[in-house]
Molecule: c-di-GMP-I riboswitch aptamer
Organism: Halalkalibacter nanhaiisediminis
């Protein structure tokens, strides 16, 4: 300093649920809660997968199309980073 994550330690984040708030959803915030995670830090840059509010088709009062909208605990990419058999 880079590469790995074996055994530790010091800690960390925080699903699913449940309450408020908030959004047209899909979500997201916060509290409480612990599935998990060696980056389950950050970033929507690629893809991928949610949603469809307006907007267009259709000629039914409801279907379909579509991100600009969301997921970074889907991936893969880009920054940062704690420890130390090797």
């Nucleotide at each position: 300093c880079u590469u790995a994550g074996a055994a530790a330690a010091u800690g960390g984040c925080a699903a699913a649920c449940u309450u408020a708030c908030u959004g047209a959803a899909a979500g997201g915030u916060a509290a409480g809660g612990a599935c998990g995670c060696a980056a389950a830090g950050c970033u929507a840059a690629g893809g991928g997968c949610c949603u469809a509010c307006a907007g267009c088709a259709u000629g039914a009062u409801a279907u379909g199309c579509c991100a600009u909208g969301g997921u970074c605990g889907c991936c893969u990419g880009g920054u940062u980073a704690c420890c130390u058999c090797a």